About this RNA:
The prediction has a mean pLDDT of 85. The part of an RNA shown here (small-subunit ribosomal RNA, 3' major domain) has 474 nucleotides and comes from an uncultured bacterium. It matches the Rfam family "Bacterial small subunit ribosomal RNA".
[in-house]
Context: one part of a larger RNA
RNA sequence: UGACGGGGGCCCGCACAAGCGGUGGAGCAUGUGGUUUAAUUCGACGCAACGCGCAGAACCUUACCAGGGUUUGACAUCCUGCGAUCGCCUCUUAAUAGGGGUUUUCCCGCAAGGGACGCAGAGACAGGUGCUGCAUGGCUGUCGUCAGCUCGUGUCGUGAGAUGUUGGGUUAAGUCCCGCAACGAGCGCAACCCUCGCCUUUAGUUGCCAUCAUUCAGUUGGGCACUCUAGAGGGACCGCCGGCGACAAGCCGGAGGAAGGUGGGGAUGACGUCAAGUCCUCAUGGCCCUUACACCCUGGGCUACACACGUGCUACAAUGGCAGUGACAGUGGGCAGCCAGCCAGCGAUGGUGAGCUAAUCCCAAAAAACUGCCCCAGUUCAGAUUGUACUCUGCAACUCGAGUACAUGAAGGUGGAAUCGCUAGUAAUCGCAGAACAGCAGGCUGCGGUGAAUACGUUCCCGGGCCUUGUACA
Numbered sequence: 001u002g003a004c005g006g007g008g009g010c011c012c013g014c015a016c017a018a019g020c021g022g023u024g025g026a027g028c029a030u031g032u033g034g035u036u037u038a039a040u041u042c043g044a045c046g047c048a049a050c051g052c053g054c055a056g057a058a059c060c061u062u063a064c065c066a067g068g069g070u071u072u073g074a075c076a077u078c079c080u081g082c083g084a085u086c087g088c089c090u091c092u093u094a095a096u097a098g099g100g101g102u103u104u105u106c107c108c109g110c111a112a113g114g115g116a117c118g119c120a121g122a123g124a125c126a127g128g129u130g131c132u133g134c135a136u137g138g139c140u141g142u143c144g145u146c147a148g149c150u151c152g153u154g155u156c157g158u159g160a161g162a163u164g165u166u167g168g169g170u171u172a173a174g175u176c177c178c179g180c181a182a183c184g185a186g187c188g189c190a191a192c193c194c195u196c197g198c199c200u201u202u203a204g205u206u207g208c209c210a211u212c213a214u215u216c217a218g219u220u221g222g223g224c225a226c227u228c229u230a231g232a233g234g235g236a237c238c239g240c241c242g243g244c245g246a247c248a249a250g251c252c253g254g255a256g257g258a259a260g261g262u263g264g265g266g267a268u269g270a271c272g273u274c275a276a277g278u279c280c281u282c283a284u285g286g287c288c289c290u291u292a293c294a295c296c297c298u299g300g301g302c303u304a305c306a307c308a309c310g311u312g313c314u315a316c317a318a319u320g321g322c323a324g325u326g327a328c329a330g331u332g333g334g335c336a337g338c339c340a341g342c343c344a345g346c347g348a349u350g351g352u353g354a355g356c357u358a359a360u361c362c363c364a365a366a367a368a369a370c371u372g373c374c375c376c377a378g379u380u381c382a383g384a385u386u387g388u389a390c391u392c393u394g395c396a397a398c399u400c401g402a403g404u405a406c407a408u409g410a411a412g413g414u415g416g417a418a419u420c421g422c423u424a425g426u427a428a429u430c431g432c433a434g435a436a437c438a439g440c441a442g443g444c445u446g447c448g449g450u451g452a453a454u455a456c457g458u459u460c461c462c463g464g465g466c467c468u469u470g471u472a473c474a
Base pairs, nucleotide, nucleotide: 001474002473003471004470005469007468008467009466010465011464012463013462015458016457019422020421021420022419023418026314027313028312029311030310031309032308033307034305035304042053043052064300065299066298067297068296069295070294073125077124078123079121080120081119082118083117087102088101089100090099091098106115107114108113127289128288130287131286132285136283137282138278139277140276141274143272148187149186150185151184152183153182154163155162156161167178168177169176193266194265195264196263198234199233200232201231202230203229204228207224208223209222212221213220237260240254241253242252243251244250316415320374321373322372323371324370325369332363333362334361337356338355341352342351343350344349381412386407387406388405389404390403391402392401428450429449430448431447432446433445434444
């Protein structure tokens, strides 16, 4: 100087407390361990691995296994020779690969020759998701959006180092004020950026409709006031008033205001820590393989199942279930697409077919509300499992897809010890969209609808910041 203490002081954080809802019990989904297996590819392991890499494993993907095949190779550059290539038909094969037939004869250039492409040959080389993340770059997680981490000069100390950065107040903040052998400065904080909330203005179609006509309908004429859209501005600064404070920084209350003391949310992550994660995104040193640890193909596996754990979904019901009636969003997406309407089907869906390259057309809501039934039961709760019949995608749904109908109707009566999230348009609850994608969502990323309870307080648990103290630790 640090680190540590079941030392002290001060102060924060859904850290506790106060509340609301869960997990832990059940069934299923998913990831992991274990076991099994020819293979169940690999990585990730307290927080910070375990719905993680995977924004989507039937083939492909695919790295694994079995079998069949190739050896200048699936891919790149160079050399030599020959030829356009492609396409079509056919034989064999599980397929790749291979054999045969047929057709065609590229571009520049007068030519020589050159170029692109294909085949054959030789070797230089290719190739490796093989190893090392403890050789690395890059990227990322974490402490933590915590308020810290440092430097120059000066001063003090033999020196390590100290001072500044401590102290008195204050703040979300090393934020600001005051003081002070310090005076300044940098990286962080804040602000500048995006978005939501108010107003003005510009603009008025595909959007809107107050007034005037018109219609089943903003449908049409008309209009751009309103809504909205999307560009530019304004607006909030403790600015004003009162009190407290040291006449400061600031704090408390009030007015005005759409918004009040950082207005809500986001992006933004200091010096560093964990030899944290990644050589399987990519790049890369070294090592290793080179008729194989490379490459192609078929089939299988990654989907196994006594069991254990994590994360979720659905429930156990009456604040509910079912049937009928029937409203109201926002973010987004759409041409190999979204698909209105009509017809067929109980339905998944099929047929037909208008519109839309979209503020124009389409995808397109649910909970809520109203009416009726159920009457507390393993039920008109719950839906696992299984049978049969189908639908769709796709060469192909056996291993191993999703959906529909009928039948079947398991566990489950609110869950031990323990444990998680959340302070407001939040929790809870309800649906919708998107990415990837032929198909497949209970996951993820977003979006809106309905919409709470509680916070006395900081003794205690956990994490963190500053000062101080002890130390036989570095």